[in-house]
């Protein structure tokens, strides 16, 4: 910089007090052990591999390179309470839409 963020997917061990990004307000999770960490399992398909189709250009080219689409695999990431838990800023009576911030990938 750009794409996505209402779908999907949890058990065990460990730790021992807070946690849900930050601030405020709410709400929720949590000594029936949360959060974190580790192991295993799983989800998804951004990158990647493979297959097929299409398109532009170049070259002698039924080929190669490039791009796009579809399918497939799961190697690199990511993720596995609640919409990114909800609200906050702008528009709208409102449902809702947009922004900002954040997260993840390239």
């Nucleotide at each position: 910089u750009u794409a996505u963020c209402a779908a999907g997917a949890g058990c065990a061990g460990u730790c021992g007090a807070g946690u849900g990004a930050a601030c405020a307000g709410g709400c929720a999770c949590u000594g029936u052990g949360a959060c974190g960490c580790u192991g295993c399992a799983g989800c998804a398909a951004c990158c990647u591999g493979c297959a097929a189709a299409a398109a532009c250009a170049g070259u002698u080219g039924u080929a190669c390179u490039u791009u796009u689409u579809u399918g497939u695999a799961a190697g690199g990431u990511g993720c596995u309470a609640a919409u990114a838990c909800c609200u906050g800023c702008g528009g709208g009576c409102g449902a809702c839409c947009g922004a900002a911030u954040g997260a993840u990938g390239a």